[in-house]
Context: one part of a larger RNA
RNA sequence: UCCAACGAGUUAAUUUUGUACGCAAGCAUAAGUCAUUUGACGGAUGCGCAGUGAAAGCGAGCCUGAAUAGGGCGAAUAAGUGUACAGGAUUAGACCCGAAACCAAGUGACCUAACCAUGGCCAGGUUGAAGCAUAGGUAAAACUAUGUGGAGGACCGCACCAGGACACGCUGCAAAGUGUUUGGAUGAGCUGUGGUUAGCGGUGAAAUGCCAAUCGAACUUGGAGAUAGCUGGUUCUCCUCGAAAUAGCUUUAGGGCUAGCGUCGUGCAAUUCGCACAUGGGGGUAGAGCUCUGUCAGGGACUGGGGCGCGCAAGCGUACCCACCCCUAACAAACUACGAAUACCAUGUGUUUUAUCACGGCAGUCAGUACGGCGGGGCUAAGCUCGUCGCACGAAAGGGAAACAGCCCAGACCAUCAUCUAAGGUCCCAAAAUCUAUACUCAGUGGGAAACAAGGUGAGAUUUCUUAAACAGCGAGGAUGUUGGCUUAGAAGCAGCCAUUCAUUUAAAGAGUGCGUAACAGCUCACUCGUCAAGAGAUCUUGCGUGGAAAAUGUAACGGGGCUCAAGUAUAGUACCGAAGAUAUGGGUUCAUAUUUAUAUGAGCGGUAGAGGAGCGUUCCUCUCUGCGGUGAAGUCGAAUCGUGAGGUUCGGUGGAGCGUGAGGAAGUGAGAAUGUUGGA
Numbered sequence: 001u002c003c004a005a006c007g008a009g010u011u012a013a014u015u016u017u018g019u020a021c022g023c024a025a026g027c028a029u030a031a032g033u034c035a036u037u038u039g040a041c042g043g044a045u046g047c048g049c050a051g052u053g054a055a056a057g058c059g060a061g062c063c064u065g066a067a068u069a070g071g072g073c074g075a076a077u078a079a080g081u082g083u084a085c086a087g088g089a090u091u092a093g094a095c096c097c098g099a100a101a102c103c104a105a106g107u108g109a110c111c112u113a114a115c116c117a118u119g120g121c122c123a124g125g126u127u128g129a130a131g132c133a134u135a136g137g138u139a140a141a142a143c144u145a146u147g148u149g150g151a152g153g154a155c156c157g158c159a160c161c162a163g164g165a166c167a168c169g170c171u172g173c174a175a176a177g178u179g180u181u182u183g184g185a186u187g188a189g190c191u192g193u194g195g196u197u198a199g200c201g202g203u204g205a206a207a208u209g210c211c212a213a214u215c216g217a218a219c220u221u222g223g224a225g226a227u228a229g230c231u232g233g234u235u236c237u238c239c240u241c242g243a244a245a246u247a248g249c250u251u252u253a254g255g256g257c258u259a260g261c262g263u264c265g266u267g268c269a270a271u272u273c274g275c276a277c278a279u280g281g282g283g284g285u286a287g288a289g290c291u292c293u294g295u296c297a298g299g300g301a302c303u304g305g306g307g308c309g310c311g312c313a314a315g316c317g318u319a320c321c322c323a324c325c326c327c328u329a330a331c332a333a334a335c336u337a338c339g340a341a342u343a344c345c346a347u348g349u350g351u352u353u354u355a356u357c358a359c360g361g362c363a364g365u366c367a368g369u370a371c372g373g374c375g376g377g378g379c380u381a382a383g384c385u386c387g388u389c390g391c392a393c394g395a396a397a398g399g400g401a402a403a404c405a406g407c408c409c410a411g412a413c414c415a416u417c418a419u420c421u422a423a424g425g426u427c428c429c430a431a432a433a434u435c436u437a438u439a440c441u442c443a444g445u446g447g448g449a450a451a452c453a454a455g456g457u458g459a460g461a462u463u464u465c466u467u468a469a470a471c472a473g474c475g476a477g478g479a480u481g482u483u484g485g486c487u488u489a490g491a492a493g494c495a496g497c498c499a500u501u502c503a504u505u506u507a508a509a510g511a512g513u514g515c516g517u518a519a520c521a522g523c524u525c526a527c528u529c530g531u532c533a534a535g536a537g538a539u540c541u542u543g544c545g546u547g548g549a550a551a552a553u554g555u556a557a558c559g560g561g562g563c564u565c566a567a568g569u570a571u572a573g574u575a576c577c578g579a580a581g582a583u584a585u586g587g588g589u590u591c592a593u594a595u596u597u598a599u600a601u602g603a604g605c606g607g608u609a610g611a612g613g614a615g616c617g618u619u620c621c622u623c624u625c626u627g628c629g630g631u632g633a634a635g636u637c638g639a640a641u642c643g644u645g646a647g648g649u650u651c652g653g654u655g656g657a658g659c660g661u662g663a664g665g666a667a668g669u670g671a672g673a674a675u676g677u678u679g680g681a
Base pairs, nucleotide, nucleotide: 001681002680003679004678005677006676011092012091013090014089015088016087017086018085019084020083021082022081023080026047027046028045032041033040034039051058052057061073062072063071064070095233096232098230102223103222104221105220106219107218113197114196115195116194117193118192119191120190121189122187124156125155126154127152131148132147133146134145135144136143160184161183162182164181165180166179167178168177199215201211202210203209208217236615237614238613239612240611241610246259247258248257249256250255260365261364262362263361264360265359266358267357272355274351275350276349277348278347279346280345281344287338288336289335293332294331295330297328298327299326300325303323304322305321306320307318308317309316310315368393369392371390372389373388374387375386376385377384398409399408400407413587414586415585416584418583419582420581424577425576426575427561428560429559433574435573436572437571438570439569440568446563452547453546456544457543458542459541460540461539462538463537464536465535473531474530475529476528477527479504480503481502484498485497486496510525514523515522588605589604590603591602592601593600594599595598616670618667619666620665621664622663623662625660627659628658635654636653637652638651639650640649641648642647
C1' cells in the first nucleotide's frame, strides 16, 4: 500500500408535539390477585372537567388595595384521556474512537543510587620520605656524608575500571556496539555474594541524575466508558423545498442562548406581500454657498490699538503687526441664509394571486470571499482593513477569458448524428469570412509601463507672404557722417554703460544677427536688385506610431504557428460558427386547475448545511404458499433481461444441503475513508 471481516444516534424512564385508533366530561389503571397461551379482576392513584392567592381561603371569579378606583391573572369563546408509532428535549457513558492528568490499593533496589555484613583482585618496572646504622663534626646538640630503610589519594605500564577524540555502524553484530587513540591503575580503587532504603517516597561527590530499555514524580490493577466548548470518523436509493457566515447578551470572541434567514404542518383570508404609476409627507446627504463657526489670497479706505523713527512736548511719519469696514477671489466630516436624485413612510389605481401574516414541530448558520457603486482607515498602497447597496462564488455544472471559486454569457429533470442564438469568435492548430466598403499604422506597434523628448506620419482649424513673382537655391550689393558718445591700456557695429539708435546717399544697407581680432582686419546676417517660376512659412487641436524600456533554468510581456498582399487599428455593413440558453420531438416526475378518475392544460424539477416525503436490501420471529430442493438448496462465476435507483428475475457453469414467496412484526440492518481494529498478501 492493497484485500477480507469487524467498526459509530442505541436503550430505559420522564416530558412535549404530531399521526392513527379506543372511549369521551370523562379517560386510564399501577402494584398485585385469580386463571393460564396472553384473559379477568383491581380506581389506590394520575390527567382532565375552574380559577386565583405566599397562604388561610374565596370562587366565575380571585388577588392587590382604605376603596364600589385602577391594575394583574382568569371565565364568557369549554375536550380530554389512554395506547401504539414518529420527531424533539431531559436524566443516564447517550453517535463512535482519542488525551495529558487526578485518586486509591498493591508490585518492584536480579538494572541502577547510597549504605551495611562477609569474601576476592591489582604483571612488571621506577623513584627513594621518615626512622636507623656507621663516619665526620660539636662542650653537648645542631649539622654533613655514606649506607640501610621502603613511605606515597608518588611515577611508567598489563589485567581491571573508565569513556576524552576520531572513524565505522545508524532496516546495526548491538533499542548505545566495533576499531584506533586516550584517562585511572595501593586507592575517595575495582569486584563477587548476602542484606537495607519505595513513589505525597527513596537514593544522589547534585546531572532533576537514578529507582528493571519507563522518571519534573516508577509500574500494575481499580475509580473508569474520568473529562475533552478540541481533531478525526459516522455505512443503501430516489423525489420536493432549501439556508447562514448577521444583531443583542455572554470570563465571550474557533463555544453558547434568543432573534434573523430554511423546512414541515395547521389556520386567517383582508384590494395581505411584491412590482409599476400617480399623489402627499418628513429629511439636511450629493451639489452649492459663505449668513454663522473656523480657514484663506489680493487690493482699498483710513477708524482704533500696538511696534518703530523723529520731536522737549503737542504731534508728525511709517514698503511693520493686529482688529473692524469696503471690493475682488476661495476652502470645510465634526460650517449652513440654500438644497436635489434615490431611498423610506402613507394613500389611491393597476397588476400579481398567497409569494404576506399568525400559531405549532424540527433544524442548520454566528471563520465568509472576490468584483462593481458610494464612503472611513492606509500612501485616493496592498489578493490590505472597516461599513453600506448590488452581484456572483459559497451551495452552480455548461460556453468565453490559453490554463484561471468570485470577471463576461448563461441557471444542467432525461433522451436525440434536429433548428436558432448569447458572450466570444470566423488564415492553420480549431467549428465558422483569407467577407464587403473607406481610412490609418511600418513600430511586429498590435502583443506590458510614466513624466518627459523629437522636421515620424494622417486629419482639422487659424493666420502671414505670394504672377505688382513669394519660399529655397544661385549671381551681386550690404555704403557715408563714424573709430556715435561714455568708459577703457585698447573698446573701431559686435567686454560694458547711455540714447530723440540720429542723419546722409540710396534699389537697399541696423550707430548692427552671429563667428572672429589684443584692438583693427576678415567672414556672415538683416535689408535690396537680378535670375528662376507656384506655392511657401508660423501657430493651435487631434488620430496612429518613435524614444524613454535593465534580471535571474529556456524563446517566455499574442495560447502557438504565423500575420504588413493584416490574420493590426478605426468606422459602417452582411453572412456564418458558437452553450447543458431558447426552440422542436419523445419520455419521467412535483404542484395546481378541470373533470368523464385517468386524462387534459398550465407552472415547475442546479444545489452544500438542513427540513419533509417515498422506497430498496440484510438478520431473526409469526402466519401463509398443504411453496422450492441430491432430477441439485445456499454460496460463487458469467450472460441475458426488468426497474429512475437502492435492487429484482431468468438461464448456464461451479457447488453439495438446505432455502424462499406473500402479509405483518422486531432490529447487534447497509462502509471507502476514523495516523480505525484483527487477519492475510
Molecule: large-subunit ribosomal RNA, domain II
Organism: Candidatus Nomurabacteria bacterium